[in-house]
RNA sequence: UUCUUAUCUAGAGAGGUGGAGGGACUGGCCCUUUGAAGCCUCGGCAGCGGACUUAUAUAGUACUGUGCCAAUUCCAGGAGCAAGAGCUUAGAAGAUAAGAA
Repeated sequence: UUCUUAUCUAGAGAGGUGGAGGGACUGGCCCUUUGAAGCCUCGGCAGCGGACUUAUAUAGUACUGUGCCAAUUCCAGGAGCAAGAGCUUAGAAGAUAAGAA
């Protein structure tokens, strides 16, 4: 990088550094000098794999490998309906985990 499977309306931030961007992409909308991204420290959430507990696991712990901590994956992206605002619905795309190539 590609493929397969599962999940994505819940949950969880402070400090330091840094100094203008960020929210994947496009459009919208939003966050941000009352300090963006990145990096560091500490903390937290979750419970996918491993480990452990239990008679068992579809239960539990949170030790370990990851992940995550504005807004439903922020909303939409395809199709259908509607004069329109908009409504309905499956998916695409994306993210994460595990496995495979």
A computed fold for a 101-nucleotide RNA from Oceanobacillus bengalensis, annotated as SAM riboswitch aptamer (S box leader). Model confidence (mean pLDDT): 82 of 100. NCBI's taxonomy places the organism under Bacteria, Bacillati, Bacillota, Bacilli, Oceanobacillus. It was read from a public genome assembly, where an Rfam model found it.